Predicted 3D model of a 75-nucleotide RNA (transfer RNA) from a Methanomicrobiales archaeon. It was read from a public genome assembly. Lineage of the source: Archaea > Methanobacteriati > Methanobacteriota > Methanomicrobia > Methanomicrobiales.
RNA sequence: GCCAGGGUGGGGUAGUGGUUAUCCUAGGGGACUGUGGAUCCCUCGACCCGGGUUCGAAUCUCGGCCCUGGCCCCA
Numbered sequence: 001g002c003c004a005g006g007g008u009g010g011g012g013u014a015g016u017g018g019u020u021a022u023c024c025u026a027g028g029g030g031a032c033u034g035u036g037g038a039u040c041c042c043u044c045g046a047c048c049c050g051g052g053u054u055c056g057a058a059u060c061u062c063g064g065c066c067c068u069g070g071c072c073c074c075a
Stems, first nucleotide, its partner, number of pairs: 001071007010025003018055001027043005048064005
C1' cells in the first nucleotide's frame, strides 16, 4: 500500500429503516443479615467524526480516524 471484519454507558454485548436503544458487569441507594459476602429491588450512564439518501439512520451510502486479521513490496 491492498483486502476483509469491527468501533454502541467505565468494561463487555444485542439491535439489517419506525414508540422511550437490549442485557450482563462495574458505580450509587435500599431490603435482607450480628458484620461481610451472596440474593432481591431501584437508579445512573452509550450509538467514533463529518457529509449524503430518506418523512425518518445505530442500521443504507461516501470520506476520514482508530482496532484486529490476511496479502504484497523493501530490509